[in-house]
Context: one part of a larger RNA
RNA sequence: UCUAGUUAAGGGAAUUCGGCAAAUUAGCCCCGUGCCUUCGGUAUAAGGGGUCCCUGCUCUUGUUUCUGUAUAGAAGCGAAAGCAGGGUGCAAUGACAAGGGAUGUCUGACUGUUUAACAAAAACGUAGCCUUCUGCUAAGCUGUGAAGCUGUGUAUAGAAGGUGACGUCUGCCCAGUGCGCGUACUUUAAACUCUCUUCCAAGAGAGCUAAGAGCGCGUAAACGGCGGGAGUAACUAUAACUCUCUUAAGGUAGCGAAAUGCCUUGCCGUUUGAAUGACGGCCUGCAUGAGUGGCGUAACAAGAUGUCCGCUGUCCCCAACUAGAAUCCUC
Numbered sequence: 001u002c003u004a005g006u007u008a009a010g011g012g013a014a015u016u017c018g019g020c021a022a023a024u025u026a027g028c029c030c031c032g033u034g035c036c037u038u039c040g041g042u043a044u045a046a047g048g049g050g051u052c053c054c055u056g057c058u059c060u061u062g063u064u065u066c067u068g069u070a071u072a073g074a075a076g077c078g079a080a081a082g083c084a085g086g087g088u089g090c091a092a093u094g095a096c097a098a099g100g101g102a103u104g105u106c107u108g109a110c111u112g113u114u115u116a117a118c119a120a121a122a123a124c125g126u127a128g129c130c131u132u133c134u135g136c137u138a139a140g141c142u143g144u145g146a147a148g149c150u151g152u153g154u155a156u157a158g159a160a161g162g163u164g165a166c167g168u169c170u171g172c173c174c175a176g177u178g179c180g181c182g183u184a185c186u187u188u189a190a191a192c193u194c195u196c197u198u199c200c201a202a203g204a205g206a207g208c209u210a211a212g213a214g215c216g217c218g219u220a221a222a223c224g225g226c227g228g229g230a231g232u233a234a235c236u237a238u239a240a241c242u243c244u245c246u247u248a249a250g251g252u253a254g255c256g257a258a259a260u261g262c263c264u265u266g267c268c269g270u271u272u273g274a275a276u277g278a279c280g281g282c283c284u285g286c287a288u289g290a291g292u293g294g295c296g297u298a299a300c301a302a303g304a305u306g307u308c309c310g311c312u313g314u315c316c317c318c319a320a321c322u323a324g325a326a327u328c329c330u331c
Stems, first nucleotide, its partner, number of pairs: 001325007010316002014314001019311001027051005036041001038165001052087007060079008088092001100309007107301002112124002128163007140149003166296004171226003176223002178219005185214003192207005227245005254288001255285001266282006
């Protein structure tokens, strides 16, 4: 000096990106328990008290015996519960073992799964919801094939995709891309028919025609998309209102400096002595927005972030000790 520990007066997070690490708490019994809530929970919420030994008493009860009163009483041997008095120590779950707590916000409903060996999460999954395909020799998948799986199942089934409990909702656009249905007509290959080319062959032309395409319709919990410029109210400001360009339609309800806001440390309030933080508002949304789901939400989380109480060697400010390792000097 390092590793693993122990203890520290006074202060108590002043340390630090951040209470990281450590400390506090802890079992059992009794009392008591708020907000919120899907009425189940939250909850061991929080917060208090007790806990060892001796003695006495009360009560409940098991069992044995006795009592002509027998649903009772008495006696003996136990067991549990309770009350009171006393005793010892600094300390009675005396060691071991054994939750620190509360509160706001974000995200994900939850239990679960995952990057064996840097990531456990807000990622994946999930029940629920929605869509599509499929009538069974099904659709889908594997195989060149025979065949096999699904399934010895049969639409309350099987397969594929999206979303992700629950509550409340899920607006407008089918112009583009895709998908489905239709199609009098148009386009259109080879084959086939006919004609021509000197007999054949090669070749040329015409006719007929499938799918597809053109054309028409539908479809957004399909892929996706969801404007701009002017003017206007008797203070000002703003614009319910009007005009105009333009689109397939011009973002509805919600939410909003957000896990999304560039400018930005936006502005206001609360919190602090002081806050680029957090929370609550505002809306001027660079570039929110409705199953690429929107907004809420009890419970849950080794998730993210803020605050408070307790607690502490994190720190003020270091010190001492225990065990070990390395190194230096001497040997």
Large-subunit ribosomal RNA, domain IV from a Candidatus Woesearchaeota archaeon, 331 nucleotides, folded computationally. The source organism's lineage runs through Archaea, Nanobdellati and Candidatus Woesearchaeota.